Background:
Predicted 3D model of a 589-nucleotide part of an RNA (large-subunit ribosomal RNA, domain I) from a Deltaproteobacteria bacterium. Rfam family: Bacterial large subunit ribosomal RNA.

[in-house]
Context: one part of a larger RNA
RNA sequence: GGCAGACGGCGGAUGCCUAGGUAUCAGGAGGCGAAGAAGGACGUGGCAAGCUGCGAUAAGCUUCGGGGAGCCGCUAACAGGCAUUGAUCCGGAGGAUUCCGAAUGGGGCAACCCGGCCAGGGUAAAACCUGGUCAUCAUGAACUGAAUAGAUAGGUUCAUGAGGCGAACGAGGGGAACUGAAACAUCUUAGUACCCUCAGGAGAGGAAAGUAAAAACGAUUCCCGGAGUAGCGGCGAGCGAAACGGGAGGAGCUCAAACCGAGCAUAUGCAAGCCUGCAAGCGUUGUAUGUUCGGGGUUGUGGGACCUUACGGUGUCGAUUGCAGUCGGCGCAUGGAGUUAAAAAGGGCAUAUAUAGCAGAACAGUCUGGAAAGGCUGGUCAUAGAGGGUGACAACCCCGUAUGCGAAAUAUAUGUCUCUCCAGUGAGGCACCCGAGUACCGCGGGGCACGAGAAACCCCGUGGGAAUCUGGGAGGACCAUCUUCCAAAGCUAAAUACUACCUGAUGACCGAUAGUGAACCAGUACCGUGAGGGAAAGGUGAAAAGCACAGGGGGACCUGAGUGAAAUAGAACCUGAAACCGUCUGCUU
Repeated sequence: GGCAGACGGCGGAUGCCUAGGUAUCAGGAGGCGAAGAAGGACGUGGCAAGCUGCGAUAAGCUUCGGGGAGCCGCUAACAGGCAUUGAUCCGGAGGAUUCCGAAUGGGGCAACCCGGCCAGGGUAAAACCUGGUCAUCAUGAACUGAAUAGAUAGGUUCAUGAGGCGAACGAGGGGAACUGAAACAUCUUAGUACCCUCAGGAGAGGAAAGUAAAAACGAUUCCCGGAGUAGCGGCGAGCGAAACGGGAGGAGCUCAAACCGAGCAUAUGCAAGCCUGCAAGCGUUGUAUGUUCGGGGUUGUGGGACCUUACGGUGUCGAUUGCAGUCGGCGCAUGGAGUUAAAAAGGGCAUAUAUAGCAGAACAGUCUGGAAAGGCUGGUCAUAGAGGGUGACAACCCCGUAUGCGAAAUAUAUGUCUCUCCAGUGAGGCACCCGAGUACCGCGGGGCACGAGAAACCCCGUGGGAAUCUGGGAGGACCAUCUUCCAAAGCUAAAUACUACCUGAUGACCGAUAGUGAACCAGUACCGUGAGGGAAAGGUGAAAAGCACAGGGGGACCUGAGUGAAAUAGAACCUGAAACCGUCUGCUU
């Protein structure tokens, strides 16, 4: 030195465990913010570094409920307190909430600096302190007000709103390339990624200028089929409908215009007019145009306005006056509707739910053991034998579970009452209205499954440019017939999408190199000028009972003693593999 055996060291695999993750489902909630958010800085405890909580009222203040014996967070001890006159704790509602941050008085290298005005305190006067207020933009109103007479721009004040943050989902405006085509250019990837704007709990869409085809349907959205069909396509790669059928859901409405009335402006300027008839009376009135407001009106078997006419509950008031008629307003009755569009604001009551909670059945003995829930023996409950804990495996020990019950306060939903809103129909006539730089056409593009094609349809740019029902669009070039619909204004619940957040449940999901990057004080330490990148790290024991005391040592520590079932469970702590390093013994060179 090698081999073998024994015993160790180092090391932290493996097994077991879980406090953390992950996926799905159901319900809730779907926003917060100038009344100052999200996120932070700095403070705040008797002693207090960090985390957590909180904000100069600072691990907390008030009140209303719950609860019922301990409490002063993680966190032991010390010191000092609180609590059946109900604390701590849990929930509702308030109060308070430094500084930064949209940050908004001005500035600024965030958490700092410096101001104006008003009020109060303070001073001899100042200084100083406290409270309030002072950003910008938009809209509306009022007052002012240039060049320039009127006006306008501008200015001032007041009121209301906005601004920023947030996971995905939505709509709109922009918009790639790698890639595929076995190269590549049309094409594809893809209207994807990404950027911007905006919105909501959903968003978008939506009540036919639709779809159809000789029969009809009747807003939109989503799903299944139709169908990888019809088609499109260097007819390559690939792209890829719709009608219709079946389901989910179901809801319809409002303006513009004609016409009427009122206000204002301009023009006209004493005749006309003032509801009709008769009589009296009025006179800044009437008429036209423009504009604002109110009524009216909303459709495609065309609708509406206007005129005439028929039918239509009732009472009362008015239309210059009286009488008669007619018309209108108000009230009641009748009918309808309603807070989500079509107008809009509450209140009362009831019920349900949410935010704390409450009740909740039934077991003993003996054996082994450190410990019984295990074995044995004999019982009990069950609308409860889900699950977890307890010194090993517990329906009956504890928490729970099945089931039943509960709210002073706040919130949500539903119902009801109150309340609120609305109300004609037919016939005839007349030819007033029915969305204009629009429809449509040429040219250039885009979207439609559809790449210019026979290319309809929808949208944009550019040039031209209609009609008003005897009108206009569409039915995939175009024309005729026919059918169908009514553009150029708008609103609209549900069925649909998503899950940062809260609650509950589940898993042939993970179990510490796994599962989130993060089970642990992790987006931390650390790296980077920065954008950004980004770890490692769990386990004594049932209970600290965490080794009093003694001996050795300078000490770490070791040896006894003691605790414990176990100390080779002693904190470098469950198990404790291998590599690697030793000690002893044997064999061997």
The source organism's lineage runs through Bacteria, Pseudomonadati, Myxococcota and Myxococcia.